Predicted 3D model of a 90-nucleotide RNA (Glycine riboswitch aptamer) from uncultured Ferrimonas sp.

RNA sequence: ACGAGCCUCUGGAGAGUUCCAUUGACUUGGACGCCGAAGGCGCAAGCGGCUUUGCCGUGAAACGCUCAGGCACAAAGGACAGAGAGUAGA
Numbered sequence: 001a002c003g004a005g006c007c008u009c010u011g012g013a014g015a016g017u018u019c020c021a022u023u024g025a026c027u028u029g030g031a032c033g034c035c036g037a038a039g040g041c042g043c044a045a046g047c048g049g050c051u052u053u054g055c056c057g058u059g060a061a062a063c064g065c066u067c068a069g070g071c072a073c074a075a076a077g078g079a080c081a082g083a084g085a086g087u088a089g090a
Stems, first nucleotide, its partner, number of pairs: 002089001007084005016032001018031004033071003039067001040065003046058005
């Protein structure tokens, strides 16, 4: 000098003024609809195996699913990005 993760700062999207009940209150619950960017699950190539024209294992995402989460504003959360600091490592 390089430097993952963690930490600090900054930016950071989407989708319901629906219906019913309830509450002092968009308070809470339910129904239906919807969103993807915490998390979770699924798999293509490749690789490996086998009882081999397929099957099994392994296997990534911002793709798919929508379990979880979320759907006025704000707050919170937030993948990811930039900067800082510096550890493991090399």
Its Rfam family is "Glycine riboswitch aptamer". Rfam's curators write: This family represents the bacterial glycine riboswitch. Glycine riboswitches usually consist of two metabolite-binding aptamers domains with similar structures in tandem. Model confidence (mean pLDDT): 80 of 100.